Context: one part of a larger RNA
RNA sequence: CCGUGGUUAAGGAACUCGGCAAAUUAACUCCGUAACUUCGGGAGAAGGAGUGCCUUUGGGGGAAAUGGACUUCGCGUCCGGCUUUCCCGGGGGCCGCAGUGACCAGGCCCAAGCGACUGUUUACCAAAAACAUAGCACUCUGCGAAGUCGUAAGACGCUGUAUAGGGUGUGACACCUGCCCGGUGCUGGAAGGUUAAGGGAAGAGGUCAAGUCUUCGGACGGCAGCUUUGAACCGAAGCCCCAGUAAACGGCGGCCGUAACGAUAACGGUCCUAAGGUAGCGAAAUUCCUUGUCGGGUAAGUUCCGACCUGCACGAAUGGUGUAACGAUUUGGGCGCUGUCUCAACCACGGAAUCG
Numbered sequence: 001c002c003g004u005g006g007u008u009a010a011g012g013a014a015c016u017c018g019g020c021a022a023a024u025u026a027a028c029u030c031c032g033u034a035a036c037u038u039c040g041g042g043a044g045a046a047g048g049a050g051u052g053c054c055u056u057u058g059g060g061g062g063a064a065a066u067g068g069a070c071u072u073c074g075c076g077u078c079c080g081g082c083u084u085u086c087c088c089g090g091g092g093g094c095c096g097c098a099g100u101g102a103c104c105a106g107g108c109c110c111a112a113g114c115g116a117c118u119g120u121u122u123a124c125c126a127a128a129a130a131c132a133u134a135g136c137a138c139u140c141u142g143c144g145a146a147g148u149c150g151u152a153a154g155a156c157g158c159u160g161u162a163u164a165g166g167g168u169g170u171g172a173c174a175c176c177u178g179c180c181c182g183g184u185g186c187u188g189g190a191a192g193g194u195u196a197a198g199g200g201a202a203g204a205g206g207u208c209a210a211g212u213c214u215u216c217g218g219a220c221g222g223c224a225g226c227u228u229u230g231a232a233c234c235g236a237a238g239c240c241c242c243a244g245u246a247a248a249c250g251g252c253g254g255c256c257g258u259a260a261c262g263a264u265a266a267c268g269g270u271c272c273u274a275a276g277g278u279a280g281c282g283a284a285a286u287u288c289c290u291u292g293u294c295g296g297g298u299a300a301g302u303u304c305c306g307a308c309c310u311g312c313a314c315g316a317a318u319g320g321u322g323u324a325a326c327g328a329u330u331u332g333g334g335c336g337c338u339g340u341c342u343c344a345a346c347c348a349c350g351g352a353a354u355c356g
Stems, first nucleotide, its partner, number of pairs: 001351008010342002014340001019337001027051005036041001038172001052094012067079004095099001107335007114327002119131002135170007147156003173322004178252003183249002185245005192240003198234002203229005211220003253271005280314001281311001292308005
């Protein structure tokens, strides 16, 4: 010097990103216990008191021998209480600094965010506000179901049958969940447009017999057959088209003017849109400017709490706003407590170091 423990004057978070770590608290009995609340909780809330030993005495419970009575002779019934044990008290006394005398054994409260809760998760840097969840909603599925695995047979779904099963979203509960179907998706529709294979075969081409011409080399010609193509016309779904549908994917404006000081604009005008953000909330896990402004808390507060609304860029199941209980969750404050600190000291053990 390092590690692990122990103690510490006065102060008591001044330490620090942050009370991290440590300390406090702790058992049992009794008293007592707030806001809030889903009436279950909160709650061991908080906050107090007692606890040893000796002696004496009261009450209650259990076991129970010798013995006695009865007897249906049974491991029977009843009386009785030597002895013993447990619980709850009362009186008197004794000792220590200290009586759950060592060990073991909650620190507590207030306010806010998030998530209802118990649960699950990154085996080996993340346990959470992430995932799940009961509940809610939409949608598909009539049974040889939909869906999934498999080429198939077959299997699961299910020895189930719409109060069932699959998928998707939201996420207890309370109050609610506004407007937009123009785009994309899905569902329905079938008049018209477009449209494949296939059908269809008009027409065109290649080869080529007869025939014609010939400078005898060949040229023209074009039936049948074979063959290469092939228009019109017929032809489904889909798409175009017409509707519906947002707890489907999603979206939810701008400028100008106006009231008897000033300010503001219930009101008016105008442009655009499918429709222009309703309720509620709001500098928020969302606010850039920003340490916004005001109030609270502090001597002093970029954090925190309560408001305001100018929402850069909240907003309603990609859920909105609340909410008791719960949380090894996050944030702010307080009491207690302490070597976290002012500021360090000493002790014990084990290392390191020196010698061997």